[in-house]
Context: one part of a larger RNA
Molecule: small-subunit ribosomal RNA, 5' domain
Organism: uncultured bacterium
RNA sequence: AUGAACGUUGGCGGCGUGGAUUAGGCAUGCAAGUCGAACGCUUCCCAUGUAGCAAUACAUGGGAGGAGUGGCGUAAGGGAGAGUAAUCCAUGGUUAGCUACCCUCGGGUCUGGGAUAGCGGCGGGAAACUGCCGGUAAUACCAGAUGACAUCUUCGGAUCAAAGGUGUGAUUCCGCCCGGGGAGGCGACCGUGUCCUAUCAGCUAGUUGGCGGUGUAAUAGACCACCAAGGCUAAGACGGGUAUGGGGCGUGAGAGCGUGCCCCCACUCACUGGGACUGAGACACUGCCCAGACACCUACGGGUGGCUGCAGUCGAGAAUCUUCGGCAAUGGGCGCAAGCCUGACCGAGCGACGCCGCGUGCGGGAUGACGGCCUUCGGGUUGUAAACCGCUUUCAGUUCCGACGAAGCGCAAGUGACGGUAGGAACAGAAGAAGGACCGGCCAACUACGUGCCAGCAGCCGCGGUGAUACGUAGGGUCCGAGCGUUGUCC
Repeated sequence: AUGAACGUUGGCGGCGUGGAUUAGGCAUGCAAGUCGAACGCUUCCCAUGUAGCAAUACAUGGGAGGAGUGGCGUAAGGGAGAGUAAUCCAUGGUUAGCUACCCUCGGGUCUGGGAUAGCGGCGGGAAACUGCCGGUAAUACCAGAUGACAUCUUCGGAUCAAAGGUGUGAUUCCGCCCGGGGAGGCGACCGUGUCCUAUCAGCUAGUUGGCGGUGUAAUAGACCACCAAGGCUAAGACGGGUAUGGGGCGUGAGAGCGUGCCCCCACUCACUGGGACUGAGACACUGCCCAGACACCUACGGGUGGCUGCAGUCGAGAAUCUUCGGCAAUGGGCGCAAGCCUGACCGAGCGACGCCGCGUGCGGGAUGACGGCCUUCGGGUUGUAAACCGCUUUCAGUUCCGACGAAGCGCAAGUGACGGUAGGAACAGAAGAAGGACCGGCCAACUACGUGCCAGCAGCCGCGGUGAUACGUAGGGUCCGAGCGUUGUCC
């Protein structure tokens, strides 16, 4: 010094911090949605109009809801450290590359078409789910036109685009398409640095290089065919072990040594193994497919699941918390907005786990009570300690008042989880609040009794066999103090 644990004791607060072991298994709830100002349909309510005596039907407008198509997001945020000794990371450089949303500049936004979910009808299945027929919309899909400062080019030319919405009204608001630049992000390559082991000394056939291809956003044996025979290595190749790396953190005068918990950056992983799809971005934690193990449902035909998200549970362990509140703030997604979602986050709860602060009273009070202990029996000591007198009231308690954090949004009204918290005022009474280890030397603090190499102590030296300052108890003392000790680990 510690993410600690154990023993013992325990008043309050602030700020931190808390599954280090089984990357073992998980009940339950929540953790990613949103947009009706992209689209059709549908349920309910309201208003208006038409028909009707009316119930009601239809149409239009408004509001609330439902599933579906479509868009954006779900690649972020959150968790973990299994693997990895180099495809990582750190630092410095390089470019053959990509980049949704955002900013900026230039230009464009024309004409058409066919489907499909939803829906209706008829079915299958225990369920999960699914089949056939009919028909419908779009910012979904397709074709044509135009087309350069874009792409390709043999420099002649060739090729490539779009979508609308809101609104009385749109080049003007929100969008859409093409191109240039920016910002931020990412990919790829190179130099240097990066643990132990030689009781691992030789390793290597896509291996090393070339030519031509494939492939990619892009370089490349990345991959493929052919050709050559190379490449690495005691400055430690290859093999084995261990291990995320860094900023940092601990210690130290420094050099160094040790370490990588919380927070930040990067990497890797998401039941185990493999694979691609979609997409600007994934080979994708709460997407898909296949295989496996495990678990669950089943009508036995077949299905479903993945907490290394937040809580919580079992197990293993010396050991690590609430199945809490709120979106008020900050941030994120979607939306013109209102707003919705957000176990990110902000807060509260539990644990002396750590650090820090505060309190458990203050003053007076005897040539010194009682009791305890010791005694040379005179006394000494506990000890101003107590009693007693005076005073104060922090913290805790009770009552009253009571925030900042709020800016934004909204016509306005209004909007704080924390929280009736912090803070302020009043009230009462010393009232409710001290322990732990040690006292042979190291090392600060000694006597008595008990015990008798026993019982026991112990970090080292060592104590104990009848006068033990070392064991046990008591009195006294020393050191720390809401802690004190012990154990583990590092300097």